[in-house]
Molecule: small-subunit ribosomal RNA
Organism: uncultured bacterium
RNA sequence: AGAGUUUGAUCAUGGCUCAGGAUGAACGCUAGCGACAGGCUUAACACAUGCAAGUCGAGGGGCAGCACGUCAAGGUGGCGACCGGCGCACGGGUGAGUAACACGUAUGCAACCUACCCAUAACAGUGGGAUAGCCCUAAGAAAUUGGGAUUAAUACCGCAUAAAACAGGGGUGCCGCAUGGCACUAUUUGUUAAAUGAGAAUCUUUGGUUAUGGAUGGGCAUGCGCAGGAUUAGGUAGUUGGUGAGGGUAACGGCCCACCAAGCCAUCGAUCCUUAGGGGAACUGAGAGGUUGGUCCCCCACACUGGUACUGAGACAGGGACCAGACUCCUACGGGAGGCAGCAGUGAGGAAUAUUGGUCAAUGGCCGCAAGGCUGAACCAGCCAAGUCGCGUGAAGGAAGAGGGUACUAAGUAUUGUAAACUUCUUUUGUUCGGGGGUAAAAGACGGGAUGUAUCCUGUUUUGCAAGUACCGGACGAAUAAGCAUCGGCUAACUCCGUGCCAGCAGCCGCGGUAAUACGGAGGAUGCGAGCGUUAUCCGGAUUUAUUGGGUUUAAAGGGUGCGUAGGUGGUUUUGUAAGUCAGCGGUGAAAUUUUUCUGCUUAACAGGGAGAUUGCCGUUGAAACUGCGGGACUUGAGAUUGGACGAGGUAUGCGGAAUUCGUAGUGUAGCGGUGAAAUGCAUAGAUAUUACGAAGAACUCCGAUAGCGUAGGCAGCAUACCAGGGCAAGGCUGACACUGAAGCACGAAAGUGUGGGUAUCAAACAGGAUUAGAUACCCUGGUAGUCCACACAGUAAACGAUGAAUACUGACUGUUUGCGAUAUACAGUAAGCGGUUAAGCGAAAGCGUUAAGUAUUCCACCUGGGGAGUACGCCGGCAACGGUGAAACUCAAAGGAAUUGACGGGGGCCCGCACAAGCGGAGGAACAUGUGGUUUAAUUCGAUGAUACGCGAGGAACCUUACCCGGGCUCGAACGGCUGUUGAAUAUGGAUGAAAGUCUAUAGUCGCAAGACAACAGUCGAGGUGCUGCAUGGUUGUCGUCAGCUCGUGCCGUGAGGUGUCGGCUUAAGUGCCAUAACGAGCGCAACCCUUACCGGUAGUUACCAGCAAGUAAAGAUGGGGACUCUACCGGGACUGCCACCGUAAGGUGUGAGGAAGGUGGGGAUGACGUCAAAUCAGCACGGCCCUUACGUCCGGGGCGACACACGUGUUACAAUGGGGGGGACAGAAGGCAGCUACCUGGCGACAGGGUGCUAAUCCGGAAACCCUCUCCCAGUUCGGAUUGGAGUCUGCAACCCGACUCCAUGAAGCCGGAUUCGCUAGUAAUCGCGCAUCAGCCAUGGCGCGGUGAAUACGUUCCCGGGCCUUGUACACACCGCCCGU
Repeated sequence: AGAGUUUGAUCAUGGCUCAGGAUGAACGCUAGCGACAGGCUUAACACAUGCAAGUCGAGGGGCAGCACGUCAAGGUGGCGACCGGCGCACGGGUGAGUAACACGUAUGCAACCUACCCAUAACAGUGGGAUAGCCCUAAGAAAUUGGGAUUAAUACCGCAUAAAACAGGGGUGCCGCAUGGCACUAUUUGUUAAAUGAGAAUCUUUGGUUAUGGAUGGGCAUGCGCAGGAUUAGGUAGUUGGUGAGGGUAACGGCCCACCAAGCCAUCGAUCCUUAGGGGAACUGAGAGGUUGGUCCCCCACACUGGUACUGAGACAGGGACCAGACUCCUACGGGAGGCAGCAGUGAGGAAUAUUGGUCAAUGGCCGCAAGGCUGAACCAGCCAAGUCGCGUGAAGGAAGAGGGUACUAAGUAUUGUAAACUUCUUUUGUUCGGGGGUAAAAGACGGGAUGUAUCCUGUUUUGCAAGUACCGGACGAAUAAGCAUCGGCUAACUCCGUGCCAGCAGCCGCGGUAAUACGGAGGAUGCGAGCGUUAUCCGGAUUUAUUGGGUUUAAAGGGUGCGUAGGUGGUUUUGUAAGUCAGCGGUGAAAUUUUUCUGCUUAACAGGGAGAUUGCCGUUGAAACUGCGGGACUUGAGAUUGGACGAGGUAUGCGGAAUUCGUAGUGUAGCGGUGAAAUGCAUAGAUAUUACGAAGAACUCCGAUAGCGUAGGCAGCAUACCAGGGCAAGGCUGACACUGAAGCACGAAAGUGUGGGUAUCAAACAGGAUUAGAUACCCUGGUAGUCCACACAGUAAACGAUGAAUACUGACUGUUUGCGAUAUACAGUAAGCGGUUAAGCGAAAGCGUUAAGUAUUCCACCUGGGGAGUACGCCGGCAACGGUGAAACUCAAAGGAAUUGACGGGGGCCCGCACAAGCGGAGGAACAUGUGGUUUAAUUCGAUGAUACGCGAGGAACCUUACCCGGGCUCGAACGGCUGUUGAAUAUGGAUGAAAGUCUAUAGUCGCAAGACAACAGUCGAGGUGCUGCAUGGUUGUCGUCAGCUCGUGCCGUGAGGUGUCGGCUUAAGUGCCAUAACGAGCGCAACCCUUACCGGUAGUUACCAGCAAGUAAAGAUGGGGACUCUACCGGGACUGCCACCGUAAGGUGUGAGGAAGGUGGGGAUGACGUCAAAUCAGCACGGCCCUUACGUCCGGGGCGACACACGUGUUACAAUGGGGGGGACAGAAGGCAGCUACCUGGCGACAGGGUGCUAAUCCGGAAACCCUCUCCCAGUUCGGAUUGGAGUCUGCAACCCGACUCCAUGAAGCCGGAUUCGCUAGUAAUCGCGCAUCAGCCAUGGCGCGGUGAAUACGUUCCCGGGCCUUGUACACACCGCCCGU
């Protein structure tokens, strides 16, 4: 000293939470010792038992009990009870009551008292009558009480004395602070004393009375200070004051009483309600403050509850009395007794708080001459980790870094850890033995001495509870002694296992849904340590109530506006004063505490001495700047006067035209009206439209404007009257008259209310028609209050500039309104307004910026997290509606502001894309093929699921594949490696059984010299898993998207997130380029580089080619030859807006341009930025974790993956004449081929079969089809269409039943162009036609991948749909519109 938490991130606002300290604490776990302090916070609840206040025989009468006695005498020691004196009003406890002169502080008493103590002065004469006890007796259970007789005092009473006191009158002097006080008096009247007792024994002591003074302790009065509530605003009848030489008191006083007056208190908070003992101080805090008032000290109050007095110096009395009440106890039922908030203790209550201890040794108290007695005050001890402080549980060495535990990257390493063991040492503590001071420098007793006779000195002696404790010494021996909490961030400390949104944790944020550092356990670590955590409470952090030290445009917060009372604040100058202020001095501010210093306990806590502080109050002396107060002066603030202007300023009255509606009349005919589209409505009884006339009410077009006026609300046709206003100019008048303003008063839009008018339009409510799932709405047709006027109420608005009023100061530019000076509508100036852009400054930012949200001053109002709630209750106002004032319980960790980046918008701008449009052809209807869903099944293995799954993984499921199901087997295992052992070569050929795998078994064979090799079997270590998790992963892939984007360095801007660059203009297919530019550069993407295709050239020339030459055939590059051509395949060229014209600054664009094979990226391909979708894949592969191990592994036979009411996707074939069928004829490219492709021949209608040739390929193999010619069909379910089914076959293959393809014959289904909707395509493209290849024994291929043939139409254009890019705007979204969120 701060930190966490609102957001994707940021700044600020704002609340919540944490880290610190503290406690009379409690609870959980744990516990060795000592010192010092502490210990019913709750029931001021009830209390058994014991103790807590007695003492004096030197006051008295006495002698019950004890002892002595010469048993003679209360005679002696002594003494119960009694009379008497003093004490019992202290000490101790508690905090119920009390908001008060209770307490604190400071004063006052000229209005008072004070036993015991001190000082001074004086005095004590003389009498008297009782009474307790004792004795006798009576009543009663008891407590207790009655009667009789006798008696004493320092008990009580009378008289005397009185210079004193008190009360009254008189005189003299002095003083003060109002009432008044003091002194003196040879002045007067009245009243009031006593115990000469006791002791001692010759000297005194002590006691008594009166008076004065002191001391101490009290009583009373006053100033100031000392809780909350205004949702308590009025309270008060002894109330406020007076009179009465009234009563009462120690004393003043309505304290009490009689009479008189009507006062007194209160927004500076009376009264009422609630809470509470107050202070010194304690805790916390930097302080200011906040909270608390336990222990200790002071004061107050109380003593079962309420009341009352008595005694006394003192009480209205805790261990006194009386009365009443509640409760408890005793009882013989007639009556009695009691008061722990004293010390112990008990019950109860409660989370919770101790012993029925010891001693008067010390300190103190009461009594006493004293000895001494009493003292639960006090001093000690006991219990309790309940606090603070101190000590200990060992120290040094010791690495094989042991074993064990734990973890990991696991043949090992790390950690526990110098830790342990072990060696050496020490002995605080502990056990045991011994010694042991001081608290007593005191007090008492006895003796002696001195003098100042009451004190001191001195000798002897006595007194210690705690306690044989503290402390000291000896011996023994590491011996007797460590836990608690935490480990996600805040906050120091990390891993494994278990669990699986379960169990649980949590102070806040938040963890836990199968890899949890957050749950539980373990290992380790961290913190503190005889304690550690938790809970509760207080302060702090919180500047989060802000005096120090906050705010109010938008975060919570400026009153709707004005006038104005109280209050607060106030211009220049002079003089006085001294209240505030400042300074000096004095008093007080108890002690303890706190701070500091010194000292004492071994140290410390603790304690003692000193200093300081106690920030306060009072008094006194001074100062006079500032504020206040009194007096004088001033003019600049303010106001008044004069002048000429200004304005939708207000009120009242009158007038005007247009429009609207209605009425009447005319013209006129079928609709009008209304809407997105309609309908309700109006209209042939004549509407709408149009013309004329008339009526009514309301509102005032244009001018009209970031123009004007007004305090705000607000104000608009014209005119008149009345009223009001601010501003300007001149500088004559007053002389601070001012500013603000709680209460109060007034004004105050619209809607609303009352009464009475008015009512044209419009129009809540209401009705009807639409819309809609509904539509109590939006739209339409009607329509009443109301809208208008007068009067009266109401009193609120986003009453907003979301910005209170006033004054002063602070840089410019610009527009406008009204004045002024000037001839002036020029120009510049000045004053007051209304606006705009900016400086400094301010602000969280947006922004504000002489009209401040700047710099300052004054006053008022208001705010303190969100919700609950401007709600409830209460009060006030109102006719009502409602308004004003205005909470709490409960609940959340946020709510809210400004700005940033994205995303989104049925926001905007620009642009692109087969995105739409324009076209062509399809899908969706049919049948079939294929995939998927669903259903079924023993199994129908698994995965893929919007675009981006669905002829997808699969480029080929009859067995195999195969992962699924049923059944039969195996368990070192179907495959592979290492080791050990046994047996045997390997191997070949059988047999039995079985569905097969396999099992059993026979025969032959019998390696090598050896090491060993090979095989089988047995055992072992590794196996094996298409089991799970694609949300643990690698790799790979899809998609946005071949879209033009995505970023960085440095600089600059911003508090920051971020921005700039990358924006703007033009351009491009393109963030492509150019220009501009606080940016300058760069990277990944774009483009280019690569492949292919189109043209040319060069080189090469077989298997390709054949022009010229030669030869040859029925024909043929078949042959010689050629290297021209085509072609093949290698190297080059070519295209770059290069040229021209126009446009443009440029980049670039346009042109049927030229040239060129190709023209503006020539066509196609490969190539996929940062990233998104926890997208797909653990079943292609790899891999972490989990799971199975005679099975979730593996082998085999069979089945299934091919099921079938149905739904969807992708395709094929069609529905026909641009066609079908028959016949004839022509032209490719690219691939593939030896378990292959196959010419040719023969057979078969054919699939194909049997022969047979060429080719390991530019050599051999293969009839391209659409097309062209011709014949036929004649619009029909057909000579279209070919599904389905029957029969017969062919081929592959161990095997075509489930479940292959093909062929032939026969059969001949649906279907006549397809609803909503939807897909592809912009040129060699679509469409159409065939051919080839991979996989493959064969094939369910109509699929996929390639190849060529024929070969179109259309694009005006970018409004709309979809997707995308850039800029901008709004946002309460950020999981980002499939969002968020509201109501029921």